[in-house]
RNA sequence: UGACCUGCCUAUACUGCCGCGCGGUAUCACGCCGAAAGGUAUUACCGUGAGGAAAGUCCGGGCUCCGAAGGACAGGAUAACGGAUAACGUCCGCCGGGGGCGACCCCAGGGAAAGUGCAACAGAAAUAGACCGCCGCGAAAGCGGUAAGGAUGGAAAGGCGAGGUAAGAGCUCACCGGCACACUGGCGACUUUGUGCAAAUGUAAACCCUAUCCGGAGCAACACCGUAUGCAGAAGCGGGCUUUUUGCCCGGCGCUUGUCCGGCGAAAUUCUGCGGGUGGCAUGGAGCUUUGCGGCAACGUAAAGCCAAGAUAGAUGGCAGUACGCGACAGAACCCGGCUUACGGGCAGGUCUUUUU
RNA sequence: GCCCCUGUAGCUCAGCCGGUAGAGCACUUGACUUUUAAUCAAGGUGUCCGGAGUUCGAUUCUCCGCAGGAGCA
Numbered sequence: 001u002g003a004c005c006u007g008c009c010u011a012u013a014c015u016g017c018c019g020c021g022c023g024g025u026a027u028c029a030c031g032c033c034g035a036a037a038g039g040u041a042u043u044a045c046c047g048u049g050a051g052g053a054a055a056g057u058c059c060g061g062g063c064u065c066c067g068a069a070g071g072a073c074a075g076g077a078u079a080a081c082g083g084a085u086a087a088c089g090u091c092c093g094c095c096g097g098g099g100g101c102g103a104c105c106c107c108a109g110g111g112a113a114a115g116u117g118c119a120a121c122a123g124a125a126a127u128a129g130a131c132c133g134c135c136g137c138g139a140a141a142g143c144g145g146u147a148a149g150g151a152u153g154g155a156a157a158g159g160c161g162a163g164g165u166a167a168g169a170g171c172u173c174a175c176c177g178g179c180a181c182a183c184u185g186g187c188g189a190c191u192u193u194g195u196g197c198a199a200a201u202g203u204a205a206a207c208c209c210u211a212u213c214c215g216g217a218g219c220a221a222c223a224c225c226g227u228a229u230g231c232a233g234a235a236g237c238g239g240g241c242u243u244u245u246u247g248c249c250c251g252g253c254g255c256u257u258g259u260c261c262g263g264c265g266a267a268a269u270u271c272u273g274c275g276g277g278u279g280g281c282a283u284g285g286a287g288c289u290u291u292g293c294g295g296c297a298a299c300g301u302a303a304a305g306c307c308a309a310g311a312u313a314g315a316u317g318g319c320a321g322u323a324c325g326c327g328a329c330a331g332a333a334c335c336c337g338g339c340u341u342a343c344g345g346g347c348a349g350g351u352c353u354u355u356u357u
Numbered sequence: 358g359c360c361c362c363u364g365u366a367g368c369u370c371a372g373c374c375g376g377u378a379g380a381g382c383a384c385u386u387g388a389c390u391u392u393u394a395a396u397c398a399a400g401g402u403g404u405c406c407g408g409a410g411u412u413c414g415a416u417u418c419u420c421c422g423c424a425g426g427a428g429c430a
């Protein structure tokens, strides 16, 4: 100098003027709008005002409601091991595997020896095998043996050597690989050592099996107030027994997530149109910052300090000046923890290569 | 804001329990006709929205994006 890896920080800054949302104080206001609930102009001052992703809505939770959310089946999610956490498919550590020269990074990482399916084309043969070759017999045609070698394929019977044989072959043996068992170490995944076994491929992001977890819906949830679980319209059962009403039985209907069982309901419930206000909702929260302690870490814990947008047609903008590197991706809408995606700049540590000293 | 669905030829759609993608209309060429239409015959249709992954192999399975369309007071 170049190419990279990891972690962290930042998100143009400052000044002036004008403007906007929200909160507070004062004024207006014993007012005004509205049926009520409830809401409230203007002006002045003070305070405050987007993000690291506010995004995608992909996971997990808080919160709220649903005739308690009962049983069976179906369905969905996850998948080595140990931990963290409110919880997670997230995070940390570790094991195994893979990639990279390296810093380091990646893995949907249970089961194919429970069963089923699939493996197109090529190839003789695709889960079992004789096309060529080799060997034996035979005059030849051909028959038999053989999985060492060739050829096809993503995949062709574990690799290599020796023995063995007509030629060959885990046929036999040593080593390596694989599987099982015992043992050593480890909380564990796993592993050291030893013994035994000659043992049919891949695919489960195909069906499936195993283990664990899952009630449903979502703030347009929902609660409260006011004529108010609102108003208007439409739909809202058939048969039998009983003299009739009532009642009983059977079937149908509605709710209970998809199916069945079980349970509940009857003017329940369903459909269409219209529909005010407040809360939920923002200053107390699994909150933030700093320090100490415990832990390899995720994280936990103690003390001190801090309070930080909150709209409902939706605020955070404009102009001027100064500075530089001339500013990327991008705008909160119930709230948190993650993941993923988009993206400018800077700092620190580290790796590799080249050149020079 | 929340919950869903769909992207395949110029247009409308099949194919989606994996093996190299089709139908109708449209288009092009030829025949018929004086010519056009209609009819008949033949023909090309294509980044299967994009990018990763699983697999020998992906339109199909999984994940992440992009675009479009419905519904909920």
Stems, first nucleotide, its partner, number of pairs: 002352009012323007020049007031040003051329001055340002058338005063218004070261004075214005081093004095109001096107004110209002115207002117203003131150002133146005158176002161173003178197005185190001222279004230274006237251005253265004287306008324327001358429002361426004367382004376413001384400005406422005
The prediction has a mean pLDDT of 75. Two RNAs folded together computationally: RNase P RNA and transfer RNA, 430 nucleotides in total. Rfam match: Bacterial RNase P class A. The family's RNA type in Rfam is ribozyme.